[in-house]
Molecule: Archaeal signal recognition particle RNA
Organism: marine sediment metagenome
RNA sequence: AACUAGGUGGGAGGUCAGGCGUCUCCUGUAAUCCGAAAUCGCCUAUAUGCGGAGCUCAAACCCAUGGGGCGGUUCGGCAGUGGUAUGUUGGGCCCGUGUCCUGAACGUUGACUCCCCGUCCUUCAGGGUCGGUGGGGGCGGAGCCGUCUUCGGAGGAAGGCUGUAACCGCCCUUGCUUUCCGAACCCCACCAGGCCGGGAACGGAGCAGUGGUAGGGAAGACACUUGGCGCUUGAAGGGUCACGGGGACGAGGUAAGGCUCGGUCAACCCGCGUGCCGCUACGAUCCAACUCUGGGGUU
Repeated sequence: AACUAGGUGGGAGGUCAGGCGUCUCCUGUAAUCCGAAAUCGCCUAUAUGCGGAGCUCAAACCCAUGGGGCGGUUCGGCAGUGGUAUGUUGGGCCCGUGUCCUGAACGUUGACUCCCCGUCCUUCAGGGUCGGUGGGGGCGGAGCCGUCUUCGGAGGAAGGCUGUAACCGCCCUUGCUUUCCGAACCCCACCAGGCCGGGAACGGAGCAGUGGUAGGGAAGACACUUGGCGCUUGAAGGGUCACGGGGACGAGGUAAGGCUCGGUCAACCCGCGUGCCGCUACGAUCCAACUCUGGGGUU
C1' cells in the first nucleotide's frame, strides 16, 4: 500500500423493553470441532449470538514447470552482396606499322600540292586617341604694415627708411581664361547706420555689406614630359601552324571507322583467380523481454 468474501440447518416455549444464545421441547440434514455464558453472554429494529480453529474462494502477489516468443550470443564443408589488397598468357584504353578495306565533309562555281600578300613580331620617323605634371621670373609708381623726424589746441598734416601678394602700368614667359568656394574679426580697398574729436568746417577708427588678394575645387586652352592603345601613314627586316585575299596546276580528297602486325603501362575500366574485413539471408546452439494454459503457496 492492497484486500478483508461465502457456507457451516430450521421452528416453538421460557426469560427479557426487545433480538439471539445458554435451558426445555419439536422437526430435520450432505450440513464440523473447542471455550465461556441465569447474580448470565453478545447485541439494539441494519438486533436471528460471542471468541478461537477447521472448510470454500475473487482480485492481487510469490514459486517452479511447460507452450509461444521481440531481441540477442556463439558457430557454419552454405548462398548473395559491398569494400580492400594482390595476381593475370585475356579484352578495353593508349601509341604506332600497312602498295589493306570502307569512307562523311569538301571538290571543274577548281580538290591535293606549290607560290605571293595581309593578319603576327622587331627597329626607325610621324600622326591620332586616352592619360600624367605645371601656374613662373623681373622692374617702376600709388597704397598699406612697421619705425623714425618735424609742425599743429584736438582730430590731424608733411617727410625719411625697411618690408609688401592686393590698385595702376611695363618686360620675358606655357605660367593664361571662365566659374564656384574663400581669411567671421586678428588680409587689402570702398565703407550705410551708429561711435569718437571739434564752436564749426572737417577729420578719425570701423562692423554688416560690396569688390578683391593669398589659398582651394571644376572646366578649357597652352607648355612640358613620358606612358598606355583593340587606331593610322611611311621605310627596313623577320615569321607564316591556322585564317583571309590572289595566282599556278587540273581531279581528287580529309575527318573517322574496320582489319592486320607490333608496342607501352599495370595508372584506369571489364572479365577471371586468391586473401582479408564487413553486411544480409538461411541453418544450428544457448540466453531471453513479454505473453498464455494448468498446478502449488500467501490471502